[in-house]
This is a predicted structure of a 67-nucleotide RNA (transfer RNA) from a marine eukaryotic metagenome. Its mean pLDDT, the model's own confidence on a scale to 100, is 85. It matches the Rfam family "tRNA". From the family's description: Transfer RNA (tRNA) molecules are approximately 80 nucleotides in length. By type it is a transfer RNA.

RNA sequence: CGGUGUAGCUCAGUGGUAGAGCAUUCGAUUCGUAAUCGAACGGUCAGCGGUUCAAAUCCGCUCAUCG
Numbered sequence: 001c002g003g004u005g006u007a008g009c010u011c012a013g014u015g016g017u018a019g020a021g022c023a024u025u026c027g028a029u030u031c032g033u034a035a036u037c038g039a040a041c042g043g044u045c046a047g048c049g050g051u052u053c054a055a056a057u058c059c060g061c062u063c064a065u066c067g
Stems, first nucleotide, its partner, number of pairs: 001067005008022004016053001024040005046062005
């Protein structure tokens, strides 16, 4: 100097209600297990400040991490 930071994990989301897959829990199915299907749970969007009617998103600083 540049990139990255969003659910337990991997990641979407480039101004207007925060999402998916996996994991976890419950249910269906099965003699039982696995697989499959359905549902639920889970978030101070790294922190602080600014801009805006409105910020995960734009701007500044700080922190962590990678180069």